[in-house]
Record summary:
The RNA shown here (transfer RNA) has 76 nucleotides and comes from a Candidatus Eutrophobiaceae bacterium. NCBI's taxonomy places the organism under Bacteria, Pseudomonadati, Pseudomonadota, Gammaproteobacteria, Candidatus Eutrophobiaceae. Rfam family: tRNA. It is annotated as a transfer RNA. Rfam links the family to the GO term triplet codon-amino acid adaptor activity. The coordinates come from a structure-prediction model, not an experiment, and the mean pLDDT is 81. RNAcentral records the identical sequence in 3 taxa.

RNA sequence: GCCGGAUUAGCUCAACUGGUAGAGCACCCGCCUUGUAAGCGGAAGGUUGUGGGUUCAAGUCCCGCAUCCGGCACCA
Numbered sequence: 001g002c003c004g005g006a007u008u009a010g011c012u013c014a015a016c017u018g019g020u021a022g023a024g025c026a027c028c029c030g031c032c033u034u035g036u037a038a039g040c041g042g043a044a045g046g047u048u049g050u051g052g053g054u055u056c057a058a059g060u061c062c063c064g065c066a067u068c069c070g071g072c073a074c075c076a
Base pairs, nucleotide, nucleotide: 001072002071003070004069005068006067007066010025011024012023013022019056028042029041030040031039049065050064051063052062053061
C1' cells in the first nucleotide's frame, strides 16, 4: 500500500427483511434467610465509533474518516 471483518448499556453480545433499540452478567432497590451467598421480583442505565448522503422512516443501505483484528504485498 491492497483486501476482508468488527465498532450498539459498565462488560459480553443480539436486533441478518429499513418500521417501538433488547438479553445475560455487573451496579441499585425489594423479597427470601438468624446473617451472607444462592434464588426470586423490580428499577435504572444508549447521541448504535465519528462526519455526511439516500428515505416518510436508518443500528440496518451508500460515501469519507478513526480505532481494533485478520490476510496479502513491499522490505534495497